Overview
The part of an RNA shown here (small-subunit ribosomal RNA, 5' domain) has 524 nucleotides and comes from Bacteroidales bacterium Bact_08. The organism belongs to Bacteroidales, within Bacteria. The sequence was found in a public genome assembly.
Context: one part of a larger RNA
RNA sequence: GGAUGAACGCUAGCGGCAGGCCUAACACAUGCAAGUCGAGGGGCAGCACGGGUAGCAAUACUUGGUGGCGACCGGCGCAAGGGUGCGUAACGCGUGAGCAACAUGCCCGUAUCAGGGGGAUAAUCUAGGGAAACUUAGUCUAAUACCCCAUAGCAUUAUUAAUCGGCAUCGGUUAAUAAUUAAAGCUUUGGUGGAUACGGAUUGGCUCGCGUGACAUUAGUUAGAUGGUAAGGUAACGGCUUACCAUGACUAUGAUGUCUAGGGGUUCUGAGAGGAAGAUCCCCCACACUGGAACUGAGACACGGUCCAGACUCCUACGGGAGGCAGCAGUGAGGAAUAUUGGACAAUGGAUGGAAAUCUGAUCCAGCCAUGCCGCGUGCAGGAAGACGGUCCUAUGGAUUGUAAACUGCUUUUAUAUGGGAGCAAUAAGGUCUUUGCGAAGACUGAUGAGAGUACCAUAUGAAUAAGCAUCGGCUAACUCCGUGCCAGCAGCCGCGGUAAUACGGAGGAUGCGAGCGUUAUCC
Numbered sequence: 001g002g003a004u005g006a007a008c009g010c011u012a013g014c015g016g017c018a019g020g021c022c023u024a025a026c027a028c029a030u031g032c033a034a035g036u037c038g039a040g041g042g043g044c045a046g047c048a049c050g051g052g053u054a055g056c057a058a059u060a061c062u063u064g065g066u067g068g069c070g071a072c073c074g075g076c077g078c079a080a081g082g083g084u085g086c087g088u089a090a091c092g093c094g095u096g097a098g099c100a101a102c103a104u105g106c107c108c109g110u111a112u113c114a115g116g117g118g119g120a121u122a123a124u125c126u127a128g129g130g131a132a133a134c135u136u137a138g139u140c141u142a143a144u145a146c147c148c149c150a151u152a153g154c155a156u157u158a159u160u161a162a163u164c165g166g167c168a169u170c171g172g173u174u175a176a177u178a179a180u181u182a183a184a185g186c187u188u189u190g191g192u193g194g195a196u197a198c199g200g201a202u203u204g205g206c207u208c209g210c211g212u213g214a215c216a217u218u219a220g221u222u223a224g225a226u227g228g229u230a231a232g233g234u235a236a237c238g239g240c241u242u243a244c245c246a247u248g249a250c251u252a253u254g255a256u257g258u259c260u261a262g263g264g265g266u267u268c269u270g271a272g273a274g275g276a277a278g279a280u281c282c283c284c285c286a287c288a289c290u291g292g293a294a295c296u297g298a299g300a301c302a303c304g305g306u307c308c309a310g311a312c313u314c315c316u317a318c319g320g321g322a323g324g325c326a327g328c329a330g331u332g333a334g335g336a337a338u339a340u341u342g343g344a345c346a347a348u349g350g351a352u353g354g355a356a357a358u359c360u361g362a363u364c365c366a367g368c369c370a371u372g373c374c375g376c377g378u379g380c381a382g383g384a385a386g387a388c389g390g391u392c393c394u395a396u397g398g399a400u401u402g403u404a405a406a407c408u409g410c411u412u413u414u415a416u417a418u419g420g421g422a423g424c425a426a427u428a429a430g431g432u433c434u435u436u437g438c439g440a441a442g443a444c445u446g447a448u449g450a451g452a453g454u455a456c457c458a459u460a461u462g463a464a465u466a467a468g469c470a471u472c473g474g475c476u477a478a479c480u481c482c483g484u485g486c487c488a489g490c491a492g493c494c495g496c497g498g499u500a501a502u503a504c505g506g507a508g509g510a511u512g513c514g515a516g517c518g519u520u521a522u523c524c
Base pairs, nucleotide, nucleotide: 001524002523003522004521006520007519008518009517010516013376014375015374016373017372018371019369020368021334026332027331028330030329031328032327035076036075037074040073041072043069044068047067048066049065050063051062052061053060054059083287084286085285092212093211094210095209096208097207098206099205102204103203107200108199109198110197111196112195113194115149116148117147118146125138126137127136128135129134155180156179157178158177159176160175161174162173163172164171165170185192186191213259214258215257220250221249222248225247226246227245228244229243230242231241232240262284263283264282265281266277267276268275269274289310290309291308292307293306312323313322314321315320340366342365343364344363348362349360350359351358352357379410380409381408382407389401390400391399392398393397415461416460417459418458419457420456424451430445431444432443433442434441435440468513469512470511471510472509473494474493475492479508480507481506482505483504489496490495
C1' cells in the first nucleotide's frame, strides 16, 4: 500500500447493487416451513343448494338428491427443496480412467397382454378401559388395498448344442428342453391409468492411478489382521460376514500414534513464482438433542418418520405420557459483534391433480444496519472599504483568515407539495378459426401484480433541507502563540516533556481524506 462477513470512537443528506451469529453442533415460548388426489373406494361429521314433514309465519325436524367434503382405506409425494460444518487427513474431495461386478420411481421409444375367482379390514355402529396420550372387544362393508387360479416369453433358473468376440476371471448371439413368476380399473367413450420385456435418458453405487495438513520430543503397527478354499449376504465386487487352511500385510518414499481441519470451483495479495483464506454464490461430502438399530420404499438406515437406550425440558388424577428451530421469523445465554415473531404465491421452480386448483418461510419482494462497493448532492458567477471580529508580528502600522462574508445576478440536481404513472404477463380455463385419416398441432382472442400508486415523468416554491474526521518533530503532506514545567501527558519506530516544547493541553492557521474519518484485529 491492498484486503475484510469486521468491531470500537466521533460524525452523518440521498440513491442503486450486494452483505449481515465468524462466539455456545448452547437451551428454546409461540406461529408458520409437505402436502395433494372424490376422474381409485366405502361413505356423509360439518357447510351450502334442492326436496320432504309440521306450522299462518318465523322456524324446527328430516333427506346423500346435488355442490362439495372432516375423519377413514388407497395412490403419489414426504430421500427433493431449505439448514449447519459436529465429525472426517478419508477414494472424503479434486482430476483422469474402469465396472466383462451393478441399480435406476417419475420421463421417452418399441413389442405384447389385461380371462376367472376368493377372503378380509378401516371408517361407521355397539359395548368398554384411561386424567390424558391413546386403546380393547364385537357386528357390518368397499376398492386401482390383499390373495388364489389361468394365460406368457426376447424375463429368471437349470441342462445341452452351435457360433462370434475379447482385457485375465470371461462376454455376446442363436437354437432346444424343463420349471417359475403378471395385471385394475375409472370414464363425460375423447381418453387416462394397469402388467411384462427390451432399449434410451437421467440419477446413483462400487473400484483404481495421481494430487490433497502439522509433529520423529510419535518407530515399529496389525489376529478378520494379509491371502486362499467353501458357504452366506448384497443391486453389485469384496474378510462384507462365517467355517477351515496358510502366515502373512504395512513401514524411514514415514506405517502406527497424537494434534488440527469439511474438500473444490474460487477469494485476497503479489510483476510473477509464491503465500494466505474457503463468508456470500455453485458442485461434492457429512450431520439433524447424544448413541444404536432396522422398517417402508425405485431411492433413507430418513431434519419437521418408527423402535431402543441416555441426558435435558414439560404435563400428570403418580398409574403413565409428550418433546427435539444446525428450516423461516423470534426468545434467553455467550460475545467486541450480526436484522422483521413482515407481504405474496404476481413471476421462476417444486409436490399432487385430467384440469380448475391446493400447498410451497423454496422463491420473489418489503423492513432494519454507512457493513461494503458505486453514484449524486450540500450550490454557481460576479463582488476589495481587501469590512467587522479572531490570530500573529519587528505593533500610530502590517500579515493572515480572505472573494471568504455581506451585497448583486443565476440555477433547482436534491428537498417539499401537487398531478400523471410503468415494465416485470408469458399465458390458464373458455371461445373463434385453420390443418389433420385419428390422436393431435397451430393462429387469434381471453382472467390474473405481492412489490406499489413504487420506479419514472411533469409542474410549483425557494440557496432553500444537507460536513465532518484525523493529522501538522523526522519517517510523512501540513507552524505559530499561550498554558504546563521529567508534572500532566504523548508515542507505530526513533523519541518528546526538568521555564522560551513546531512532539503534552488549548487557540488561530494549515495539510490529508470526505458521508465518512480515525483506531484496533487479521492476511499478503